A computed fold for a 134-nucleotide RNA from Desulfotruncus alcoholivorax DSM 16058, annotated as c-di-AMP riboswitch aptamer (ydaO/yuaA leader). The sequence was found by an Rfam model in a public genome assembly. Lineage of the source: Bacteria > Bacillati > Bacillota > Desulfallaceae > Desulfotruncus alcoholivorax. Of the family's consensus pairs, 92% are formed in the model. It matches the Rfam family "c-di-AMP riboswitch aptamer (ydaO/yuaA leader)". Rfam's curators write: This family represents a conserved RNA structure found upstream of the ydaO and yuaA genes in Bacillus subtilis and related genes in other bacteria. The coordinates come from a structure-prediction model, not an experiment, and the mean pLDDT is 76.
């Protein structure tokens, strides 16, 4: 100097998944914020009863492949450190759940608040905040 590992703190990223309070540590538990589902009229659907159907999520469709994968195209999503946008670069398109059943949906009802990680290019514009001095 570089790399790897472990611990702690700070900052940051994906995601709804954060904050507050109580408790001495026990809980079928609380509040705010954020997120999701069910559920009228009207509207939509014109059939349904196995080609089952539906939900969370960006995570789909088509071609292709020998079943599959790889691959190609379209489409969708994230990162690139004040914030936004553009250009360029780079990566992802999973996983899980309901259980025969759900279009939208006011009132109303129910549920979640986890888990996993570590980017360092350029240009333009705007706003906010902090420090110091008087």
């Nucleotide at each position: 100097u570089a790399a790897a590992u472990a611990u702690u703190u700070a900052c940051a990223c994906c995601g709804a998944a954060u904050c507050c309070a109580a408790u001495u540590a026990c809980a079928u538990g609380g509040g705010a914020g954020c997120g999701g589902g069910g559920g009228a009229a009207c509207c939509a659907u014109u059939a349904a009863u196995a080609u089952g159907g539906g939900g969370u999520g960006a995570a789909u469709u088509g071609c292709g492949u020998u079943u599959a994968a790889a691959g190609c195209a379209a489409g969708g999503g994230g990162c690139u450190a004040u914030c936004u946008u553009u250009c360029g670069g780079u990566c992802c398109c999973a996983a899980c759940c309901c259980g025969g059943c759900a279009g939208c949906u006011a009132a109303c009802c129910c549920c979640g608040u986890a888990g996993g990680u570590g980017u360092g290019g350029a240009a333009a514009g705007g706003g906010a905040c902090a420090a110091a001095a008087a």